[in-house]
RNA sequence: UGAAUAGGGCGCUAGGGUUCCGGCCUCAUCGCAGGCGACUGGACCGAGAGCGCCCGACCUUGGCUUGAAGGUUACACGGCGGGAUAAAAGCCCGGGAGAU
Numbered sequence: 001u002g003a004a005u006a007g008g009g010c011g012c013u014a015g016g017g018u019u020c021c022g023g024c025c026u027c028a029u030c031g032c033a034g035g036c037g038a039c040u041g042g043a044c045c046g047a048g049a050g051c052g053c054c055c056g057a058c059c060u061u062g063g064c065u066u067g068a069a070g071g072u073u074a075c076a077c078g079g080c081g082g083g084a085u086a087a088a089a090g091c092c093c094g095g096g097a098g099a100u
Stems, first nucleotide, its partner, number of pairs: 007055006015045002020042002022039001023036004027031001056073006075095001077098001081093003
């Protein structure tokens, strides 16, 4: 200096709520009851601008019938509102509107 409209998947984290489990509270009724997420939890949801890995893509060298090796995959301020689910969210609309 060059290439890529700069992709996808999985695991996790920050974060998130309350269907289920557990916890706490209530009671003429002790239950398959009611209430509490103003319960650290199990489980669950979970990032474009968080982490890791894998795949893909691209570059260089080599080879050229095929197989290879090394490297790159950058940057990224951001609502209100709406949507899904039981519910909420850094989830989705959305690298959107807007700002610079």

The RNA shown here (Guanidine-I riboswitch aptamer) has 100 nucleotides. Of the family's consensus pairs, 100% are formed in the model.